[in-house]
Context: one part of a larger RNA
């Protein structure tokens, strides 16, 4: 000098953009943060909730405790899986038995149950069908993995809504959504290898599933991943092992660069969800607002037993030098569900608080010498404050008051096109109509009034821009370094004057 997620002291007008528990991964009152589908289903007069069922809850949001390598970054690799989505091929036949809700009885303080009976499904289970699927055998190519052909065995499904014709329902035809199998893609995920990525040798040896092989098991998949047997290996001074510290990266700060320091906000990856352990479901979890077990803590209890997990958003206590509202809205963007309307969304969009930072603007402008008064200094002549003020003439940014204007989408109707036997249904485009904004008393624009409402902080011995007087008298005090102060202190305290920066200025801390 530059910088900061800063703090403290004095001061403080406005706006835009950003940022805001760095400490106790300490404990948490209260509210909200993940639901949705009646076009799957029973029940109902209807609505709605509860129940069965589907999808979602593995995303989004938080935190950085652990982890020095099962992480991260960069570059490779082959032995894998992938819901929803896209493209393609084919299919969607025919049956069965239950069960919740409900009813009855009943246990318990509650949480939550027990027994008997009834019923449905896109819930569950057989059967049929079966290939470019899976497995096995054979043939042949090849000799590292594999690819092809033939034969045999095995594996699937579910319907809903609208319309047509019809007396009604089903069957039938058709549109759409859904379902099943396979292939390819996309996306996401898993695994392996190499290099890079802190400190300590006052840590020198470490290791028995340890290192490798064979066989089997297991996994979506390779593999000591696991087990049995065999061999005795494997790592290490290019630092093994142990200990301490630490999430990693893109980046950020600084620097001419090389480097050094750092990893707040934003983005990618990883890990965690009261502490420890475990699996279930599922395409995906060993799952923040799921389950089970153990533990600590808190709460309820009829003492038999139960309930809970803010490192989600607000908020409370505590810790601390220190860090915000128990706000508004789904209007927009995005996500979940749904055919859709829509519902949910503390994601998100906004608002509130804080000079925490960066940027912009203002606190007036022009004129004005009797160089006024007052202050300070003085050689007592004067000098300085100083065009500064007053006065005169203007302007009105910002703040204040009043007013004006403004959109993406959705639904209905009509027309056209595609699909179709169809003018139905569905989809797309266009036009018209209706309706929709949290922010919002918005941004922006216009009008009104009056200089009216708006300047401080540090420093003045040298480094270092800026000097005199008074007080004090090695005292009181100052100080970043050198050093000032013991009676004329430009260095202490005050005043006048000056210098620097400016809604900030200084100090402290930290980095280069």
């Nucleotide at each position: 000098g530059a910088u900061u997620g800063a703090a403290c002291g004095c001061u403080g007008g406005c706006g835009g953009c950003a940022a805001g528990c760095c400490u106790a991964a300490c404990a948490c009152a209260u509210g909200c943060a993940a639901g949705u589908c009646g076009a799957g289903c029973g029940a109902u007069a209807a609505c709605u909730a509860a129940a069965c069922g589907g999808c979602g809850g593995a995303c989004g949001g938080g935190u950085g405790a652990g982890u020095a390598a099962u992480a991260u970054c960069u570059g490779g690799g082959g032995a894998u899986c992938u819901g929803c989505c896209u493209a393609a091929u084919g299919a969607c036949g025919g049956g069965g038995g239950a069960u919740a809700a409900c009813u009855a009885u009943u246990g318990g303080a509650a949480a939550c149950g027990a027994u008997a009976g009834c019923u449905a499904a896109u819930a569950c289970c057989g059967c049929a069908u079966a290939a470019u699927g899976u497995c096995a055998a054979u043939u042949g190519c090849a000799a590292u993995u594999u690819a092809a052909a033939u034969u045999g065995a095995c594996c699937a499904a579910a319907g809903g809504a609208g319309g047509g014709g019809a007396a009604u329902a089903g069957a039938c035809c058709u549109u759409u959504c859904a379902u099943c199998a396979u292939u390819a893609g996309a996306u996401g995920a898993a695994c392996c290898c190499a290099g890079a990525c802190g400190a300590g040798a006052u840590u020198a040896g470490c290791u028995a599933g340890u290192a490798g092989g064979u066989a089997a098991g297991g996994u979506a998949a390779u593999g000591g991943c696991u087990u049995a047997c065999c061999u005795a290996g494997g790592c290490u001074a290019c630092g093994a092992u142990c200990u301490c510290u630490a999430g990693c990266u893109g980046g950020u700060c600084u620097g001419a660069g090389a480097g050094g320091a750092u990893g707040a906000c934003c983005a990618g990856c990883c890990a965690c969800a009261c502490u420890g352990g475990a699996a279930c479901u599922g395409a995906g979890a060993c799952a923040c607002g799921g389950u089970c077990c153990a533990g600590a803590c808190u709460c309820c209890u009829a003492c038999g037993g139960g309930a809970g997990g803010c490192a989600g958003c607000a908020g409370u206590g505590g810790g601390g030098a220190a860090u915000a509202u128990u706000g508004c809205a789904c209007a927009a963007u995005g996500g979940g569900c749904g055919a859709a309307a829509g519902c949910c969304u503390g994601a998100u969009g906004c608002a509130g608080c804080u000079a925490u930072g960066c940027c912009g603007c203002g606190u007036g402008u022009a004129u004005g010498a009797a160089g006024a008064a007052g202050g300070c200094c003085u050689u007592a002549g004067g000098g300085u404050u100083g065009u500064a003020a007053a006065g005169u003439a203007c302007u009105u940014u910002c703040a204040g008051u009043a007013g004006a204007a403004g959109a993406a989408g959705u639904a209905a109707u009509a027309a056209u096109u595609a699909c179709u036997a169809a003018u139905a249904a569905u989809a797309a485009u266009u036009a018209u109509u209706a309706u929709u904004g949290a922010c919002a008393u918005u941004a922006u624009c216009u009008a009104c009034a009056a200089a009216a409402g708006a300047a401080g902080c540090a420093c003045c011995g040298g480094c270092u821009a800026a000097c005199u007087c008074c007080g004090u008298g090695c005292c009181a005090g100052c100080a970043g370094c050198c050093g000032c102060g013991g009676u004329a202190a430009u260095a202490c305290g005050g005043a006048g004057g000056g210098u620097g920066c400016u809604a900030g200025c200084g100090u402290u801390a930290a980095u280069c």

Predicted 3D model of a 512-nucleotide part of an RNA (small-subunit ribosomal RNA, 5' domain) from mycetome symbiont of Placobdelloides jaegerskioeldi. Rfam family: Bacterial small subunit ribosomal RNA. Rfam links the family to the GO terms structural constituent of ribosome and ribosome. Lineage of the source: Bacteria > Pseudomonadati > Gammaproteobacteria > Enterobacterales > Enterobacteriaceae. The full RNA is in RNAcentral, with records from Greengenes. Model confidence (mean pLDDT): 81 of 100.